A computed fold for a 1485-nucleotide RNA from an uncultured bacterium, annotated as small-subunit ribosomal RNA.
RNA sequence: GAGUUUGAUCCUGGCUCAGGAUGAACGCUGGCGGAAUGCCUAACACAUGCAAGUCGAACGAAGCACUAUUGGAGCUUGCUCCGAGAGUGACUUAGUGGCGGACGGGUGAGUAACGCGUGAGCAAUCUGCCUUUAGGAGGGGGAUAACAGUUGGAAACGACUGCUAAUACCGCAUAAUGUUAUUGAGUCGCAUGGCUUGAUAACCAAAGUUUUUUCGCCUAAAGAUGAGCUCGCGUCUGAUUAGCUAGUUGGUGGGGUAAUGGCCUACCAAGGCGACGAUCAGUAGCCGGACUGAGAGGUUGAACGGCCACAUUGGGACUGAGACACGGCCCAGACUCCUACGGGAGGCAGCAGUGGGGAAUAUUGCGCAAUGGGCGAAAGCCUGACGCAGCAAUUCCGCGUGGAGGAUGACGGUUUUCGGAUUGUAAACUCCUUUGAUCAGGGAAGAAUAAAUGACGGUACCUGAAGAACAAGCACCGGCUAACUACGUGCCAGCAGCCGCGGUAAUACGUAGGGUGCAAGCGUUAUCCGGAUUUACUGGGUGUAAAGGGCGAGUAGGCGGGAUUACAAGUCAGAAGUGAAAGACCGGGGCUCAACUCCGGGGCUGCUUUUGAAACUGUAGUUCUUGAGUGAUGGAGAGGCAGGCGGAAUUCCUAGUGUAGCGGUGAAAUGCGUAGAUAUUAGGAGGAACACCAGUGGCGAAGGCGGCCUGCUGGACAUUAACUGACGCUGAGGAGCGAAAGCGUGGGGGAGCAAACAGGAUUAGAUACCCUGGUAGUCCACGCUGUAAACGAUGGAUACUAGGUGUGGCGGGUAUUGACCCCUGCCGUGCCGCAGUUAACACAAUAAGUAUCCCACCUGAGGAGUACGGUCGCAAGACUGAAACUCAAAGGAAUUGACGGGGGCCCGCACAAGCAGUGGAGUAUGUGGUUUAAUUCGAAGCAACGCGAAGAACCUUACCAGGUCUUGACAUCGAGUGACGACUCUAGAGAUAGAGUUUUCCUUCGGGACACGAAGACAGGUGGUGCAUGGUUGUCGUCAGCUCGUGUCGUGAGAUGUUGGGUUAAGUCCCGCAACGAGCGCAACCCCUAUUGUUAGUUGAUGCAUUUAGUUGAUCACUCUAGCGAGACUGCCGUUGAUAAAACGGAGGAAGGUGGGGACGACGUCAAAUCAUCAUGCCCCUUAUGACCUGGGCUACACACGUACUACAAUGGUAGUCAUACAGAGGGAAGCAAUACAGUGAUGUGGAGCAAAACCCUAAAAGCUACCUCAGUUCAGAUUGAAGGCUGCAACUCGCCUUCAUGAAGUCGGAAUUGCUAGUAAUCGCAGAUCAGCAUGCUGCGGUGAAUACGUUCCCGGGCCUUGUACACACCGCCCGUCACACCACGAGAGUCGAUAAUACCCAAAGUACGUAGCCUAACCGCAAGGAGGGCGCGUCCUAAGGUAGGAUUGAUAAUUGGGGUGAAGUCGUAACAAGGUAGCCGUA
Repeated sequence: GAGUUUGAUCCUGGCUCAGGAUGAACGCUGGCGGAAUGCCUAACACAUGCAAGUCGAACGAAGCACUAUUGGAGCUUGCUCCGAGAGUGACUUAGUGGCGGACGGGUGAGUAACGCGUGAGCAAUCUGCCUUUAGGAGGGGGAUAACAGUUGGAAACGACUGCUAAUACCGCAUAAUGUUAUUGAGUCGCAUGGCUUGAUAACCAAAGUUUUUUCGCCUAAAGAUGAGCUCGCGUCUGAUUAGCUAGUUGGUGGGGUAAUGGCCUACCAAGGCGACGAUCAGUAGCCGGACUGAGAGGUUGAACGGCCACAUUGGGACUGAGACACGGCCCAGACUCCUACGGGAGGCAGCAGUGGGGAAUAUUGCGCAAUGGGCGAAAGCCUGACGCAGCAAUUCCGCGUGGAGGAUGACGGUUUUCGGAUUGUAAACUCCUUUGAUCAGGGAAGAAUAAAUGACGGUACCUGAAGAACAAGCACCGGCUAACUACGUGCCAGCAGCCGCGGUAAUACGUAGGGUGCAAGCGUUAUCCGGAUUUACUGGGUGUAAAGGGCGAGUAGGCGGGAUUACAAGUCAGAAGUGAAAGACCGGGGCUCAACUCCGGGGCUGCUUUUGAAACUGUAGUUCUUGAGUGAUGGAGAGGCAGGCGGAAUUCCUAGUGUAGCGGUGAAAUGCGUAGAUAUUAGGAGGAACACCAGUGGCGAAGGCGGCCUGCUGGACAUUAACUGACGCUGAGGAGCGAAAGCGUGGGGGAGCAAACAGGAUUAGAUACCCUGGUAGUCCACGCUGUAAACGAUGGAUACUAGGUGUGGCGGGUAUUGACCCCUGCCGUGCCGCAGUUAACACAAUAAGUAUCCCACCUGAGGAGUACGGUCGCAAGACUGAAACUCAAAGGAAUUGACGGGGGCCCGCACAAGCAGUGGAGUAUGUGGUUUAAUUCGAAGCAACGCGAAGAACCUUACCAGGUCUUGACAUCGAGUGACGACUCUAGAGAUAGAGUUUUCCUUCGGGACACGAAGACAGGUGGUGCAUGGUUGUCGUCAGCUCGUGUCGUGAGAUGUUGGGUUAAGUCCCGCAACGAGCGCAACCCCUAUUGUUAGUUGAUGCAUUUAGUUGAUCACUCUAGCGAGACUGCCGUUGAUAAAACGGAGGAAGGUGGGGACGACGUCAAAUCAUCAUGCCCCUUAUGACCUGGGCUACACACGUACUACAAUGGUAGUCAUACAGAGGGAAGCAAUACAGUGAUGUGGAGCAAAACCCUAAAAGCUACCUCAGUUCAGAUUGAAGGCUGCAACUCGCCUUCAUGAAGUCGGAAUUGCUAGUAAUCGCAGAUCAGCAUGCUGCGGUGAAUACGUUCCCGGGCCUUGUACACACCGCCCGUCACACCACGAGAGUCGAUAAUACCCAAAGUACGUAGCCUAACCGCAAGGAGGGCGCGUCCUAAGGUAGGAUUGAUAAUUGGGGUGAAGUCGUAACAAGGUAGCCGUA
């Protein structure tokens, strides 16, 4: 920097990613070279080889070689062999002796420590080899290994006897500048004390070797090097570890050490450490450095370098200059090996190597040539240190896998809209080059030299040769993040770092093509830093996001007013020492470059010492008054505690009056009451609380405090300026106060209220809400508890920073005074508001502003304020307070919507007021269901259901059964043939098949039309997906809304405009307004209708003439027809309104306030409907899911629902009458059909007229008159029988009509529910589309023609504003808890099994020290006896391992148990979010 919480926004906040790094590992791949690196795990066990020896110039001895001598033997007569003894050797070495083995090499187990780092100190020390200086080395002695012999043992290894040497060992002499003791002088130091120089006494040394030079030996002093010890500072986590400590702290004496010291010991004292974190527990080698980071920091301590520790585990000492010793010793434990079973041997955390563990880490290599080390005089020997090589892409660096040209943009691949695009100059092809690899030839430096000496190595390097020849992969391609298509798959398989992909069109899975990135590597995993300002020193926060302690007084601590003097701790400056090397940085040099390496420079921010400065902080002193406090005066107050008093009300008791109810609720009931309630009057009892005053008024630190009076008492305020003189602020721990609930007392009290409980209701249930009762409790006393949403969700103190306006307390000014008013000061308490702050909301002198100081607290959500542990509590519980695990969010503020059993305003046949219905009956029709071979498909709340279908007997038809066809019933294309068709006959249910007869057309002469057979491309599909789509449609809704540009406001989503006041049918208009305008909607423009003018006058009309007749003439006035106009606009008047818009009333007018009706449907919603109107992507079928035919089905029928028709009758039915009462709108040629005739009738015969203002359908019906007289009827007409008619190939399944006969149900319809506000409802008929025929349906038309509307409380729907919200898939939302099931981690758990560190006791190896009476004993003393000294043995102290014991800490495990988390779906309810339907929440029971 990015992604991720949301519909969107800002913020808070976590999670995740991009970068760098690694001693890495894994997957795929792999050409070369250089430089590095390579058991991070089991400090697990180790076979085998090597890793520390050397010196013969310390010593004896042995061997070997040679030489000379000599003896013997053989004979080849000068050679060989055997023996002796002597000499020589720059030969070898087992032993004695010296030096080394304490270095070098390995590892990191232990260690939280003076271990390490850094800086000091040792006046408290040692130092072999090395360097320098001074001096010395005289003279003796006794042994012992080797060796020889004997002997034990399997071995390892010994024992005894005897011999021998030394630079091995031991006395003596000499000796100071040595050591010790005593004692002077001088001088220095912070102290103990040191240094210099004297005196006296005692004591202490030595080694030789070599031919020579040498090299060694002893004493003393000094240096260098190395080591030891002490101290300041720094050095991980945990307080759910708070107290630890007996050699502990100190002293004295003694011992011990190289040396200080409780290091050890005896005695004495009682100290020492710790909140500035002791002790305990966990973890860990430390550092230079390394990685990362802008830095500050964080992490780390492989390789290289310094220090430490360790060497199988534990203990111990010896030797030595140095060790308590990796390749030495002793003991104990475990393990391994050998064994003759008696006993022995061993220690790779050296180099290789093996097993094991593990994700994982190399050769049993070469050489001492170089560098370095040990020994040696040296030659030299030894050296798994080291130098090299081998293995490993483990890391870093470098190089290559070719370069240039090359378009027909080849083939192939992929894709495609079939045109092409892409792979792609890529390839082929032409020209060129040869780094590496290969072959051949030459061939180093490293070697220091006069010469010799090279493991690496015939290596690096050089030259030549051939040929593009032998050399490219890995990951990724949804966003972050560079890179896209096809196919396969179909919430499957799978992917995934986060968000998330996958349910049939996946750029996210798998594969392919293409692309992107890096490249001999590329990815993944793990870990660290970064990003993360996400622990914030640099550099964060705490009103609401996580976070202010419930509150004050106060301890430690932190911070602190003015002036002045001194000091110099902090601070600042200079100088000196140190800060190893390597690394890092800068500049150079060397390998062809680089990595790598060498040289130089600066730096190493630190520590120490020292010299100065004195502003600030500090310390000490003096001083001041403004901070703070005291005093004096004054008033305000529900401040606290104690005592007393009062009235109203409730309840109860007594008595009176009085009678049937009272009480309670939404409605009731339980309850009380005739044994007299409620009501009312009087009297009494008792407890609790104090109406009005009363107020965002007062007081208090908070909790909290309210009748009145008295007493005691705390604090604040104002005025004053007498006193003190910084006495202040904050405050971890600790102690105190602290609502309600709760607990205790053999407590008290108890009126009302009231958990629990009981009853009554409500309810599906109701362990609730409501009602009637009612116990703890509420009250008092004394204790405890210590928590609250203890809130201003805002810690305390101080100072500063615009104002305005209230209110409580006090003061000042003006006025002669008083009450007001006005101005003004202080303290408190509110509101508004600027700057500023804030994510916003908001805060704003009572800050959440600007600063300083101190305290408390926070660091994703859940788990959880839970578990365990601890402290407190009588208990309830409080305080302190985790983790595993799960998630990618949780959250704050604000925005737009939606929603609310929130509010306000308004509208609508929404309710109300009415009229007529539906729901009951029969029938028609549609749907569900059922049935069926099939009952084709679709439509599903409103907005499916007389819907698609404006008309299923066949057809339609998509369904079923059976029979048939396969380039096909239909379309296009190329080639061939010439018929096809029609008619007749046969078979068949038909499709179809066969037979016979007949036979082409057009032409520009190329061919075309038409048909047939065969083969392909393809046709075809009412098959799927309306959730892939277009188009069309429904619906909210003819509701009044939906938006935009510019501007303004806001960080932003957004707001404003569009809100407000009026008004309207209307976002209609007016006014106002940070808005000004505009668009889609509204309205208007369009059509019909209502009035009229004008023009026109046939098929229409008729005032005129005429006729049987609008028949004819005439005319166009009227009606009518159909073009063009007019008319209506709140235009006029009045009232109201704001002078507006507009409303109301009126006039005029045919019509009056959009006149009535229609068409017209904004942005959008419903993944609404339709793939079966049509079109269409993808998928599917292809002798079938296509096509043809016959028959059947879509018409089924226990049932349920919707929509209609007809009725139930008298406002009716039937009959009659037509004086032929009166319409409108339509239709008519495969048609409408008149007059006439036949039939009871449907209808038939027949056919005038009419392609229509002309003819026909056409007759309207309700109307009028008579009868019926309230009945299942002269109502109603279903059903059924018989006979007919019409259409049509065909009327059985399955059409309509007529006549006669039959005459069901039904007497006005439960709950519920629909339509309609005027030419409307209701009622009456007519026409049309579809159509051969078929309407109670649909679409239209006219006739007759009402009732009612007070009004907007309620139901439904809608609009605007506002409010709440945890909703945004938007309340059909969200969401809580129990239960059931599965899985996961955790707690408890009778216990069980370990581990660790201590403690107490027992036993006690090896060993030092001490003691020693037993045994042994060369050097010295002694004539001797013996002694001194030594050794062994024994004993004592200490003590490892071991054993026993009780606890502590910690881990694992356990029947069972507890809650928690997650899970697609389940059960029960509905607690929360809206007034969430009882407001919610906090504490408590």

Its Rfam family is "Bacterial small subunit ribosomal RNA".